[in-house]
Molecule: TPP riboswitch aptamer (THI element)
Organism: Lysinibacillus macroides
Formats: sequence, C1' cells, structure tokens
RNA sequence: AGUAUUAACUAGGGGAGUCUGAUGAGUCAGGCUGAGAGGGAAACGCUAAAAAGUUUCUUGACCCUUUGGACCUGAUCUGGCUCAUACCAGCGUGGGAAAGUUAAGAAGCUAUUGC
Repeated sequence: AGUAUUAACUAGGGGAGUCUGAUGAGUCAGGCUGAGAGGGAAACGCUAAAAAGUUUCUUGACCCUUUGGACCUGAUCUGGCUCAUACCAGCGUGGGAAAGUUAAGAAGCUAUUGC
C1' cells in the first nucleotide's frame, strides 16, 4: 500500500401477484405471501343471455446493478405442496439483464521499501 466488508452520493435496471365477499358497477372491503402488491392520469375492450378486462404514461416506496435469479425469457414448463398465489426442488454451468465515485476498514494474508 492492497485485500473481506460496510456506508453515502450520482447514474441506471426491475417487479407489483393471489384468494374471498359486497355493489347492477367505470368500485368498495377484507385474507395470504413478499423487501415491495401504493397514489394519479389516459387509451382500448366489455356491459341486460350482462360486464370489475388489457395496455401505456407518471409518481412514491422497495429490491437490484457484472462477485449480476433483482428481473426478463424458455413457460399457459415438470414434480411436491396450497383453495389459489406464494413456497420447495428441477429446468440452471440454459439464453439475456442495469456502474461509477468517495469515505471507513479488525485479525490474517499478499506486495514493496528500510533496519
């Protein structure tokens, strides 16, 4: 001097599910899992043999950023489990995926220099 690691700042990436009940309806209430299931706006679709669907934008919180299952894809995947989601295992050494700066840094170890 470097190294585990931690924190901050800036920048960037990402997801938001599932179940139940009520209301002739452009919603309301509750349960579950999770770090996170939030707020606002718009478009399209659907609505009596009756409808609570899809997408986009914005904002907040949260998670993650190559040491990368944050998240996407294969996938309307396979097995277990559950009312279902979730969870566990597989797929998986699969294919993709967003980084810089500053500060602190025990022991040990490594490198260099001096005695």